[in-house]
RNA sequence: GCCAUCCUAGCUCAACGGUAGAGCAAUGCUUUUGUAAAGCAAAGGUUCCGAGUUCGAAUCUCGGGGAUGGCU
Repeated sequence: GCCAUCCUAGCUCAACGGUAGAGCAAUGCUUUUGUAAAGCAAAGGUUCCGAGUUCGAAUCUCGGGGAUGGCU
């Protein structure tokens, strides 16, 4: 330098153009003499950035940034 894949909650990952979710973690409550475990509840998001297409974009297109792998 070229090619491919990926970037979504604190972490690991879903969501085939129509209200962004789960597990774990953290927080509160129940339980316990107390802790852990278990159960319940609530919270947590500028979907890497910008633009475009569309009635509507995490999703499609373009540009930029970053990560990983391959080739040279």
The RNA shown here (transfer RNA) has 72 nucleotides and comes from a bacterium.
The sequence was found in a public genome assembly.
It matches the Rfam family "tRNA". It is annotated as a transfer RNA.